[in-house]
This record gives sequence, C1' cells and structure tokens, in this order.
RNA sequence: GGGGCGGAUCAGAUGGCUGCCGGACGCCGCGCGCGUCCGGAGGAAAGUCCGGCCACCACAAGGCAGGAAUGCGGGUAACGCCCGCCGGAGGCGACUCCAGGGGCAGGCAACAGAGAACAGACCGCCGCGGUCCGCCGCGGCAAGGGUGAAACGGCGGGGUAAGAGCCCACCGCGUUUGCGGCAACGCAAACGGCACGGCGACUGUCCUUCCGGUGCAAGCGCAAAUAGGGGGCGAGACGGGCUUCGGCCCGGCGCGGGACCGCCUGUUCCGCCACAAGCCCCGGGUAGCGUGCUCGAGGCGGACGGCGACGUCCGUCCCAGACAAAUAGCCAUCCGCGACAGAAGCCGGCUUAUCGAUCCGCCCCGCUU
RNA sequence: GCCCGCUUAGCUCAGCUGGUAGAGCAACUGACUCUUAAUCAGUAGGUCCUGGGUUCGAAUCCCGGAGCGGGUA
Repeated sequence: GGGGCGGAUCAGAUGGCUGCCGGACGCCGCGCGCGUCCGGAGGAAAGUCCGGCCACCACAAGGCAGGAAUGCGGGUAACGCCCGCCGGAGGCGACUCCAGGGGCAGGCAACAGAGAACAGACCGCCGCGGUCCGCCGCGGCAAGGGUGAAACGGCGGGGUAAGAGCCCACCGCGUUUGCGGCAACGCAAACGGCACGGCGACUGUCCUUCCGGUGCAAGCGCAAAUAGGGGGCGAGACGGGCUUCGGCCCGGCGCGGGACCGCCUGUUCCGCCACAAGCCCCGGGUAGCGUGCUCGAGGCGGACGGCGACGUCCGUCCCAGACAAAUAGCCAUCCGCGACAGAAGCCGGCUUAUCGAUCCGCCCCGCUU
Repeated sequence: GCCCGCUUAGCUCAGCUGGUAGAGCAACUGACUCUUAAUCAGUAGGUCCUGGGUUCGAAUCCCGGAGCGGGUA
C1' cells in the first nucleotide's frame, strides 16, 4: 500500500420563528382560558417467528393423545436466545456454518453400469485345451480400466500362474482396558483381520426436557337515551232475586280493553278486585367515559467476581403515553445533501429492510528497512 | 390483535409416497376453404414466488423472507 474477518457506536448538526401531544406550576374576568418550564419514536418502533410478565376462564395428582426442543456444560424470569467447549464441514488465515441424541422395523437408491446390498464380471490379467492365427471354449482372479453420488476398507511391501487381509507395517473401522475431563469427548495401549455400506430435514418408534386455554377489543370501575326484566301505586257503586251466608245470577248505568271505522256518535264482544294505560322505585347490559397505561427483568457511570454470556454492590437519572390518534412547516449557515422506516399493554430475543460515517481488535499478500 | 390457506407456461389448474415438469384454452406454422371460423397435423413457451439448508439429486422435505387471499372479535 492492497484485500479481508470479527465487534462497537452514530443515524445530519447549530440557531431563529410559527404550530402539535403529554405533564408540573402559576394567574385571572374562571373559560375545555392564558402564561412559564420540562419531556416527546427506533435500531429496527416492522414481520408476529420464539420466550415471558400481566389479566380472565378452567383445574387434586398423574397418565394417554397432540405439539415442540434435541452434542455437552453454563447464563437467564424464560426461550428455539446468548456464552464457553466438543465433534463435523468450508477457508492459506483471521474466522464462518451445522435439526449434531439412541437403537430397531419398514421403505428408497432414477439414469448409467456386468453388478446397487448377503451383489457382480463388460474390458482386462493368468492357466489349460483348440485354432481357419481373426480368435473360440473351460477354469481361476478382482489388482488395473470403465459406469455411477455411492462398487463390500486405503496405501506400500511381501507373496502368487495371475491375484486377493492370503501375510506384514502404517492409516481407517470395531471391541476391551487405562489415563485426562463435571460432561460431550479426547489421548494411549492391546486385541480383532474387515465382518457391521449410504439416506432418518423418508414413515413409524424409544430415551430426556418443556407445553392448560384465551389474549389489553384480556380484564376492572362509573354509567345515558330507547326497548326488555322485577316491585309498588293505580278505575264499582245501585236495585231485584237465590243462598249451604263463602258468594252467585239478572237489570240498567259507569269504567277499561278489543272488533266494525279515516274520526266521532253508535252497535257488539270481553273484563271489573285484579290486570292494562299512566306514574314512581329497583336491577342487569349497551353507547360513552375512566382505568389497565407505563418506574421498568429500566438507562448511564464506577468497583468487584467470572475466559465469557452474565452476576453482586454503590452512585446518579426519570426518559412518549395518544384514542382519528401528537414529532410538523418555514428561514439561515455548514458538510459528504441524509437510507430503511412511525410507538398503541409492556419486556427479552430472533429474523428481515437500511444511503452512509467513525472507532477498536485481528488475518493474508506485496514493497521498503 | 389473533388464526389459516395459496403462489407451477400468457390464463385456469394437475403433478408434492424425492429421479430430465404436464393438461385444457390461448399463441405461432402448415393443411382443408374463394376467404374466415370450425376441424386436422405440428411447433415454441417454465429462475416451479424468493434466499438458504438436507440429499448423489428438491416443484416435492426443512428453515427464513416476499406477495396475495380468507376467517374471527
């Protein structure tokens, strides 16, 4: 100087004017009044993919079913998140990625190829026999070639007619033992002589761990109008007859309701001691309003413990809370002309979008000394 | 707020026990016809929404994302 890896921070800045949402205080002529001061979106507020808090409903415990997680240890309120480690894969490297448990049963392996899972001989190699010298037949072999993603250990040596774990060393694999580690696992030695192939992000199954349901439109409180519900008040006396003395029947009048009717009169039917209209009281729910609602697993700084995630202690700060829903507009100066994007109960993560700027640590290459 | 489903040729849909992706209509070419339609023969056309992963191999299995549609109060 060039290229790269990991991590952290910021998200135009400053000033002026006019506005918007919330809060505190003050003032008066008290009104949805005025003034002063303070605060006012994000790293993702997003997707709603996980985990919780909170609220209501259900619930003895446990199991089945269903779903989820899946190397080991730790962190955490919890997690599928984070940290450290192990194993595997990629990269020269910094570093990155991985659903990465057990064992069994079923299943799958297209095409190519001789043969694809107790396999197999196309070319080939070797032996014997034949021969028209092109090759053919029988037998042995699986080292080499070829096919394939994958060919029943790899490589070297010995051995052999040619070969082969047939034999030997090393490597791989398996078993056992010892050592180290909390563990996953690693290291070493001995033995086995290859037998036990691949796919489980195919189906089923086992072990371990976790999960009740619904979501702030949860839920709680105050509480109109209208229509239902419950209770109370709420319109009958007269004459005659019968009587078992409780009442019943008849007459006309009165009252209430229905029908005829556009309405009144009128006619007719039913009822008259308990209903209706009306009035009053009570109760539930709705609209609406309040609450839930923002001080919290909180931010910043420091000390200590820990490799780290994180924890403990001390100091300090208060940092949006709307309900058609507030952050805007204009001007000036500067720079590199500013990306993705707007809270709606609240947190911890993950994922996705994002113009750029700055800082820290590390790796590789080239040049110079 | 909560919960589901879909995305394959220009259009409508198959294919999703993993093995070179099809059908109907539409398009194009030819035949038939005086011509067109119909009919017949043939042809072309696909990042299987997208980015990863598993696998020898993915439209199909798994994870993330995007777009569209639906349900519920």

This is a predicted complex of two RNAs, RNase P RNA and transfer RNA, with 442 nucleotides together. Rfam match: Bacterial RNase P class A. Its family is annotated with dimeric ribonuclease P complex, ribonuclease P activity and tRNA processing in the Gene Ontology. By type it is a ribozyme.